[in-house]
RNA sequence: GAUAGAGGUUGCGCCUGCUAUCAGUCAUCUGUCUGAUGUGGCAGUCACAGAGGAGGGCGGAUAAAAGGAGCCGGCGCCGAAGGAAGUGAUCUGCUGCGGAUCGUUUCCUGGGCAUAUGCUGAAUAAGUAUAUGACUGUCAUCGGGCAGAUGGGGCGCUAUC
Numbered sequence: 001g002a003u004a005g006a007g008g009u010u011g012c013g014c015c016u017g018c019u020a021u022c023a024g025u026c027a028u029c030u031g032u033c034u035g036a037u038g039u040g041g042c043a044g045u046c047a048c049a050g051a052g053g054a055g056g057g058c059g060g061a062u063a064a065a066a067g068g069a070g071c072c073g074g075c076g077c078c079g080a081a082g083g084a085a086g087u088g089a090u091c092u093g094c095u096g097c098g099g100a101u102c103g104u105u106u107c108c109u110g111g112g113c114a115u116a117u118g119c120u121g122a123a124u125a126a127g128u129a130u131a132u133g134a135c136u137g138u139c140a141u142c143g144g145g146c147a148g149a150u151g152g153g154g155c156g157c158u159a160u161c
Stems, first nucleotide, its partner, number of pairs: 001161005008078001011077005017071003027062008037049004041097005081109012110136002113133008138152005
């Protein structure tokens, strides 16, 4: 250098289908009360709607969806993948901020779990950042039958050529 593997049946990621939740919520129509604002993420601007009734309250009828979750199945894998910061392009009526998608550079993380705090979220689900804890896998040193102790990280570890 090349090839092939291991960590776990709760390893990682993606996709279809089904199910529940989202939610009797958003929205539409309508009755009634009130009576001038409302919509486009925020500000400005612009546009649109509005006394032929904006918006709001109280009723009635119809009534979702996306994201996220669980299960079955399938696919790709073992920096699998995830995150943070910067940056480029596209979208968002326009500008600024913000947001979404895709790409790229640098940095961090061996892996899953639990707890606390923060962010996101409809949510007590889930995700994510930091910290702590034990567990687990691997290598090094000590130990030397071991058990065990300390420390390191995936650009690692093991096997073969």
Predicted 3D model of a 161-nucleotide RNA (Lysine riboswitch aptamer) from a mouse gut metagenome. The sequence is in RNAcentral, with records from MGnify. Its Rfam family is "Lysine riboswitch aptamer". Rfam links the family to the GO term lysine biosynthetic process. The prediction has a mean pLDDT of 79.